This is a predicted structure of a 502-nucleotide part of an RNA (small-subunit ribosomal RNA, 5' domain) from an uncultured bacterium. Model confidence (mean pLDDT): 86 of 100.

Context: one part of a larger RNA
RNA sequence: GAUGAACGCUGGCGGCGUGCCUAACACAUGCAAGUCGAACGGGAAACUUGGAUUCGUCUGAGGGGAGAGUGGCGAACGGGUGAGUAACACGUAGGUGACCUGCCCCAAAGAGGGGGAUAACUACUGGAAACGGUAGCUAAUACCCCAUGUGAUCCUUUGGAUUGGAUGACAGAGGAUUAAAGCUCCGGCGCUUUGGGAGGGACCUGCGUCCCAUCAGCUAGUUGGUAGGGUAAUGGCCUACCAAGGCAAAGACGGGUAGGGGGCGUGAGAGCGUGACCCCCCACACUGGCACUGAUACACGGGCCAGACUCCUACGGGAGGCAGCAGUGAGGAAUAUUGCACAAUGGGCGAAAGCCUGAUGCAGCAACGCCGCGUGGAUGACGAAUGCCUUCGGGUUGUAAAAUCCUUUUCUGGAGGAAGCGAAAGGACGGUACUCCAGGAAUAAGUCUCGGCUAACUACGUGCCAGCAGCCGCGGCAAGACGUAGGAGGCGAGCGUUAUCC
Numbered sequence: 001g002a003u004g005a006a007c008g009c010u011g012g013c014g015g016c017g018u019g020c021c022u023a024a025c026a027c028a029u030g031c032a033a034g035u036c037g038a039a040c041g042g043g044a045a046a047c048u049u050g051g052a053u054u055c056g057u058c059u060g061a062g063g064g065g066a067g068a069g070u071g072g073c074g075a076a077c078g079g080g081u082g083a084g085u086a087a088c089a090c091g092u093a094g095g096u097g098a099c100c101u102g103c104c105c106c107a108a109a110g111a112g113g114g115g116g117a118u119a120a121c122u123a124c125u126g127g128a129a130a131c132g133g134u135a136g137c138u139a140a141u142a143c144c145c146c147a148u149g150u151g152a153u154c155c156u157u158u159g160g161a162u163u164g165g166a167u168g169a170c171a172g173a174g175g176a177u178u179a180a181a182g183c184u185c186c187g188g189c190g191c192u193u194u195g196g197g198a199g200g201g202a203c204c205u206g207c208g209u210c211c212c213a214u215c216a217g218c219u220a221g222u223u224g225g226u227a228g229g230g231u232a233a234u235g236g237c238c239u240a241c242c243a244a245g246g247c248a249a250a251g252a253c254g255g256g257u258a259g260g261g262g263g264c265g266u267g268a269g270a271g272c273g274u275g276a277c278c279c280c281c282c283a284c285a286c287u288g289g290c291a292c293u294g295a296u297a298c299a300c301g302g303g304c305c306a307g308a309c310u311c312c313u314a315c316g317g318g319a320g321g322c323a324g325c326a327g328u329g330a331g332g333a334a335u336a337u338u339g340c341a342c343a344a345u346g347g348g349c350g351a352a353a354g355c356c357u358g359a360u361g362c363a364g365c366a367a368c369g370c371c372g373c374g375u376g377g378a379u380g381a382c383g384a385a386u387g388c389c390u391u392c393g394g395g396u397u398g399u400a401a402a403a404u405c406c407u408u409u410u411c412u413g414g415a416g417g418a419a420g421c422g423a424a425a426g427g428a429c430g431g432u433a434c435u436c437c438a439g440g441a442a443u444a445a446g447u448c449u450c451g452g453c454u455a456a457c458u459a460c461g462u463g464c465c466a467g468c469a470g471c472c473g474c475g476g477c478a479a480g481a482c483g484u485a486g487g488a489g490g491c492g493a494g495c496g497u498u499a500u501c502c
Base pairs, nucleotide, nucleotide: 001501002500003499005498006497007496008495009494012373013372014371015370016369017368018366019365020331025329026328027327029326030325031324034073035072036071039070040069047062048061049060050059051058052057080284081283082282089209090208091207092206093205094204095203096202099201100200101199104197105196106195107194108193109192110191112146113145114144115143121136122135123134124133125132126131151178152177153176154175155174156173157172158171159170182189183188210256211255212254217247218246219245222244223243224242225241226240227239228238229237259281260280261279262278263274264273265272266271286307287306288305289304290303309320310319311318312317337363339362340361341360345359346357347356348355349354376406377405378404379403387396388395389394411439412438413437414436415435416434420429421426446491447490448489449488450487451472452471453470457486458485459484460483461482467474468473
């Protein structure tokens, strides 16, 4: 000098930040991912009207479009945490002649015909529940079949650029395989195939990346080859067979510790320490494993299995996962509200209106940090009183107070009152900031130290006691070092202590 700090004493206001470092311990409750009726079948309640009526209501028609369902897109983003990981995890520089890419942009071509189901619903029915079962009905941008094939893919084949090298870029021929969906308010919005782009992702490689050698040898899918499987794709990634290799003192293997980086702290620098907040990457989502769906997951608020734990049960069986935002218990020296709003920015869906959004914007709490402001200003000697000291003369407290004049930041009361985005309506913040008026010095100072280092000294008490202390050291009868008082010095809404880093 610094801190995500804590502790002691103290504490007026504002702005901007920051706030579980410990138990990746367990979690009550609420919310955090939906949306589309312009894909589809269907249709509740209002409401209007007719009929019946025992005046309770029942029923026909219209109207309306709730909840649920099929389907599409999203849910792989956004948000959290740092457990694991010493690794192509990260950083940096490259590579893919070994790759994928929904939505978006550009371009080319197309969208012809047919079919069978199924949820919802109805009926019956099992179960305490969770959740089902059987039969029947129905739609689609759901599903299936046929056709077409600019194209694309695969096979055969011809030419063949580039390269150290081809597993052949590119072009041509033949064959095989392979598409589609409609909706509409008539403006459009969609659908299929292909090429290119943008952005995103996957994989490979060089170099760099902590401690221990009181860890010295390690390795059987191990190292390489052939063939096959698998993947979007290379590859022992996996399998069979063959060979016997591969790594290591430039530290293999083992053990410990740890998410990495941009940065941050300190320092003249070299360096040392560190990785909170913000940004990028990675990993994880009760623990372990697994796949499904999908353009993308091996998927925090999806699924299956096993385990531990908690809860419900009619004992047959079920339900759950805050390392999302708040909040609770526990642990701890220690870390906040079960707040407001989608007004703004951004995201999802939708043609749009709009809906959703604990992302986000705000407010609340905390001197936790940084910054700003205030606690009054001027005049004021008889140097009042008080306290303390005293050589008893006086000194000091001290222009300090009182007193007089003045000011109003903050404070109190009152009036007005935003911007911020949007075409407009509309504003959480907010009756906030800000402006104006009135009032009155009114509402506001502490803390640590005073032997040397180190700035600031006396008195009394105590008597190696009680105590102090960062180091040196103080205290045993005059202690400037302990305790108290007066005075003084430092910093100041803070001041000290402790811990940690340079």